[in-house]
Parts: sequence; C1' cells; structure tokens
RNA sequence: GGACCGGUAGCUUAGUUGGCUAAAGCGCUGCCCUGUCACGGCAGAGAUCGCGGGUCCGAGUCCCGUCCGGUCCG
Repeated sequence: GGACCGGUAGCUUAGUUGGCUAAAGCGCUGCCCUGUCACGGCAGAGAUCGCGGGUCCGAGUCCCGUCCGGUCCG
C1' cells in the first nucleotide's frame, strides 16, 4: 500500500429484507425484604448507533469519505 471483519449504554452483546417506540445481561440509583451485609423482589436513570456527508417519505441497517482495532496478502 491492497482485501476483508469489527466499532451500538460504564462493560459484554443482539438488532433479520430499511419501517415506525434502539433490546438484553452484568453494573449503577431508589424502595421493599433483613438485626446488618449478601441473596431475592419492585421501580428507575443511562446509547440518537466511531466521526462527517449522501440516497430515501423513512437509515444502527444502503452508498461515499475518514478515524481506530483486528486478520490476511504484498
């Protein structure tokens, strides 16, 4: 330098053929339970999807550019 894969909540992931409100587990906060902690139960907050554009009525998803990580080739 070239090809491919990946980047979504604090962490690990899901998200199908573009479709309406972006989901789950762990973690976090509050309450209940308990003599206390833990466990358990209930409720809640938290990501506009690496970044910037484009297409479309509509984009996490398609297209272009770019950054980061990984694998392979030279």